[in-house]
RNA sequence: CACGAGGCCUGGAUGGCUGCGCUGCACCAAUGCCGCAAGGCGGUGCGGUGAGGAAAGUCCGGGCACCAUUGAAACGCGAUGCCAGCUAACAGCUGGUGAGGGUAACCUUAAGGAAAGUGCCACAGAGAGCAGAAUGCCGGAACGUCAGCUCCGGUAAAUUUGAAAGGGUGCGGUAAGAGCGCACCGCACCUCUGGUAACAGGGGUGGCAGGGCAAACCCCAUCGGGUGCAAGGCCAAAAGGAGAUCUGGUUUCAAUACCGACGUUCUGUUUCAAGAUCGGAUCUCAGUGGUAGGCCGCGAGAACUCGCCGGCGACGACGAGUCCAGAUGAAUGGCCAUCCUCGACAGAACCCGGCUUACAGGGCCUCGUGCGCA
RNA sequence: GAUCGCUUAGCUCAGCCGGUAGAGCAACUGACUUUUAAUCAGUAGGUCGAGAGUUCGAAUCUCUCAGCGAUCACCA
Numbered sequence: 001c002a003c004g005a006g007g008c009c010u011g012g013a014u015g016g017c018u019g020c021g022c023u024g025c026a027c028c029a030a031u032g033c034c035g036c037a038a039g040g041c042g043g044u045g046c047g048g049u050g051a052g053g054a055a056a057g058u059c060c061g062g063g064c065a066c067c068a069u070u071g072a073a074a075c076g077c078g079a080u081g082c083c084a085g086c087u088a089a090c091a092g093c094u095g096g097u098g099a100g101g102g103u104a105a106c107c108u109u110a111a112g113g114a115a116a117g118u119g120c121c122a123c124a125g126a127g128a129g130c131a132g133a134a135u136g137c138c139g140g141a142a143c144g145u146c147a148g149c150u151c152c153g154g155u156a157a158a159u160u161u162g163a164a165a166g167g168g169u170g171c172g173g174u175a176a177g178a179g180c181g182c183a184c185c186g187c188a189c190c191u192c193u194g195g196u197a198a199c200a201g202g203g204g205u206g207g208c209a210g211g212g213c214a215a216a217c218c219c220c221a222u223c224g225g226g227u228g229c230a231a232g233g234c235c236a237a238a239a240g241g242a243g244a245u246c247u248g249g250u251u252u253c254a255a256u257a258c259c260g261a262c263g264u265u266c267u268g269u270u271u272c273a274a275g276a277u278c279g280g281a282u283c284u285c286a287g288u289g290g291u292a293g294g295c296c297g298c299g300a301g302a303a304c305u306c307g308c309c310g311g312c313g314a315c316g317a318c319g320a321g322u323c324c325a326g327a328u329g330a331a332u333g334g335c336c337a338u339c340c341u342c343g344a345c346a347g348a349a350c351c352c353g354g355c356u357u358a359c360a361g362g363g364c365c366u367c368g369u370g371c372g373c374a
Numbered sequence: 375g376a377u378c379g380c381u382u383a384g385c386u387c388a389g390c391c392g393g394u395a396g397a398g399c400a401a402c403u404g405a406c407u408u409u410u411a412a413u414c415a416g417u418a419g420g421u422c423g424a425g426a427g428u429u430c431g432a433a434u435c436u437c438u439c440a441g442c443g444a445u446c447a448c449c450a
Base pairs, nucleotide, nucleotide: 001370002369003368004367005366006365007364008363009362010361012339013338014337015336016335017334018333020050021049022048023047024046025045026044027043028042032041033040034039052345056356057355059354060353061352062351063350064228065227066226067225069274071272072271073270074269075268077224078223079222080221081220082096083095084094085093086092097111098109099108100107101106112219113218117217118216119213120212121211134159135158136155137154138153139152140151141150143148167185168184169183170182171181172180186208187206188205189204190203191202192201193200194199232296233295234294235293241285242284243283244282245281246280248259249258250257263278265276266275288450289449290448291447301323303322304321305320306319307318309316310315340343375446376445377444378443379442380441381440384399385398386397387396393430401417402416403415404414405413423439424438425437426436427435
């Protein structure tokens, strides 16, 4: 210098004028205005603060809130799936192992079990899990005119199908062949060493059994209660149906009142135990009346920045400092000037940790290969 | 904001525990008819919304996107 690999940062800048949301202080307006009420509301001045790395998709995991059960057991459903760790948790992340790709830096990986069982493997092919058809090769017998043909037996090397056909290569061996024998590789079992483990390496034994698919059912292990801020809480005016079935005891005119042995209901199903709830419970039909009212939930937290310590790392501990949007028709805009590389994807709506997807350009660091120069 | 569902021929839909995609209507050609319609015979038209993965093989199974649609307020 060229080509490449990995990681990180940034996402126009400065100034002026004028607006918008939230908010602090001071003054004015107030025995005020709107509203049934709850509650809300003005003006002026000086300040503070105001989108993102993805705010997105809503794909995972949590916080938080409610639902009577978040007690046990069994069944069912769903998710995850090499090993170890991190974490509040995860399908995320970190480190490692195996497999695959790349000369390399490095990248990818839903990677448990096919020896529990079931299922599937279309077409082709003898044969798709059952083994071995046809041609061939070899031996024997019969026939025959030397060619040849028929029968019996051996064989799985050669040919034919397919994505896949019961270890591979070589040497020996044999009538021809064959793990038939041997060497190496692969495989299975036993064992030793290293490692927390996945696994790696070595030694021995066995001639080889057990095809593939689990992002097919399934088995094993682990985890999981459900619903989502339109959750939910408080305040408030107005309005307030019909029918059927079932339903204890005492009391009463009457579900009027009481009791809790019986009964109803209790969030996947069943059982058990404890408990809660209701005086009514369940179901059906109708789809009605009112309000789309106000406040809270709503941002000081698994927060951010810096330092230091432990750890390879994800991350954790400690110390100091900071306060960083909170709307509900929903704010963060517009104009001007200067400069530059002329500005991408895109905008909070309960919050947080991840993943995925979109993204003009600019900058930084580390590493690999090749070439050149010193 | 949250929770679900659907994309297959021009239109409406089958096919979805994997094996080379069909029906009806519409379109085109021919026949019948004086002509049209109806009827009869035939033909064409699809990379199954897009991209990856699993598999020998994907409309079908898994993942990620895109587009479209539905439902969900409170009190009585």
This is a predicted complex of two RNAs, RNase P RNA and transfer RNA, with 450 nucleotides together. Model confidence (mean pLDDT): 76 of 100. It holds a member of the Rfam family "Bacterial RNase P class A". Gene Ontology terms of the family: dimeric ribonuclease P complex, tRNA processing and ribonuclease P activity. Rfam classes the family as a ribozyme.